[in-house]
This is a predicted structure of a 349-nucleotide part of an RNA (small-subunit ribosomal RNA, central domain) from an uncultured prokaryote.
Model confidence (mean pLDDT): 90 of 100.
The full RNA is in RNAcentral, with records from ENA.
Context: one part of a larger RNA
RNA sequence: CUGGGCGUAAAGCGCACGUAGGCGGUUGUUUAAGUUAGUUGUGAAAGCCCUGGGCUCAACCUGGGAACUGCAAUUAAAACUGGGCAACUAGAGUAUGGGAGAGGUGAGUAGAAUUCCAGGUGUAGCGGUGAAAUGCGUAGAUAUCUGGAGGAAUACCAGUGGCGAAGGCGGCUCACUGGCCUAAUACUGACGCUGAGGUGCGAAAGCGUGGGGAGCAAACAGGAUUAGAUACCCUGGUAGUCCACGCCGUAAACGAUGUCAACUAGUUGUUGGGGCCUUUAAGGACUUAGUGACGAAGCUAACGCGAUAAGUUGACCGCCUGGGGAGUACGGCCGCAAGGCUAAAACUC
Numbered sequence: 001c002u003g004g005g006c007g008u009a010a011a012g013c014g015c016a017c018g019u020a021g022g023c024g025g026u027u028g029u030u031u032a033a034g035u036u037a038g039u040u041g042u043g044a045a046a047g048c049c050c051u052g053g054g055c056u057c058a059a060c061c062u063g064g065g066a067a068c069u070g071c072a073a074u075u076a077a078a079a080c081u082g083g084g085c086a087a088c089u090a091g092a093g094u095a096u097g098g099g100a101g102a103g104g105u106g107a108g109u110a111g112a113a114u115u116c117c118a119g120g121u122g123u124a125g126c127g128g129u130g131a132a133a134u135g136c137g138u139a140g141a142u143a144u145c146u147g148g149a150g151g152a153a154u155a156c157c158a159g160u161g162g163c164g165a166a167g168g169c170g171g172c173u174c175a176c177u178g179g180c181c182u183a184a185u186a187c188u189g190a191c192g193c194u195g196a197g198g199u200g201c202g203a204a205a206g207c208g209u210g211g212g213g214a215g216c217a218a219a220c221a222g223g224a225u226u227a228g229a230u231a232c233c234c235u236g237g238u239a240g241u242c243c244a245c246g247c248c249g250u251a252a253a254c255g256a257u258g259u260c261a262a263c264u265a266g267u268u269g270u271u272g273g274g275g276c277c278u279u280u281a282a283g284g285a286c287u288u289a290g291u292g293a294c295g296a297a298g299c300u301a302a303c304g305c306g307a308u309a310a311g312u313u314g315a316c317c318g319c320c321u322g323g324g325g326a327g328u329a330c331g332g333c334c335g336c337a338a339g340g341c342u343a344a345a346a347c348u349c
Base pairs, nucleotide, nucleotide: 004320005319006318007303008302012317014201015200016199017198021194022193023192025088026087027086028085029084030083031082033081034080035077036076037075038074039073040072041071042070049065050064051063052062053061054060091191092188093187094186095185096183097182098181099180103177104176105175106174107173108172109171110154115149116148117147118146119145120144121143125136126135162169163168206247207246208245209244210243211242215241216240220236221235222234223233258316259315260314261313262312263311266294267293268292269291270290271289272288273287274286276284277283298305299304322349323348324347331342332341333340334339
């Protein structure tokens, strides 16, 4: 270099934007770099291969040919790729009207509940468990009523419902703001796809500084259980969970399925649009963008996948190559640290 793969056997970067690069729609014309054909030169000899000859054969020696798949020059061709020019609208995008949505950021605000505080009523228990005990309570608890404080989360609606690139997003109102869908026209005219490096975003936990702290709760303490019980159960309880700013950069970051595009039977549910039809109805057939269930062909080791493909193809990137050692050591880069990224070998089966 060729080859085989990546849902579950090893293997899709957590996700996006984008540089270089790779790849790239339709028509005409031109060029001739790639491409194709011819010619010329060169591609030493020997060797290999083919075919003759000479040593009695052979090894060996020797004649001729072929080959040397290459390189350069030159002549020609113009289908395809590339370059130039001109044009196009089916890709991509812009404008206009309409639409759905927990998409994001900031500010404000509401009610229920828990806890605490104050007061009233009231009396001996409450709480907790498999059973108990620790704990709370005659200094008046639990229960109940009134008032207040404070923090966090938003029951029902709620849905294999919606939105977002992923992480993720759920009371209500306002402001700012991203994307998507859709109808009919008009416009730009290939402006596209992918994307090594790079940059940004990125749950939870954790870290720094300053706030906040109701509930919950690592650590910790006590009570149980037990042979023991550094646990499971119970009573407490600090970091943390919350806010602001700054780090961290990892997850079973999962659909364990990279992104984009085209094509390939059907049935059925649901969400958001659209026009059409009539018998105007909680109607019907259709179309489009999502999201589910089944299933033909096909694929698959099987399970299963099946227009949201794991089918049939194309473009580009990433990754895999027996188990352990090891996602470790060393080095480098990043980080305040915790650690992260990159990433071996000996040895062993």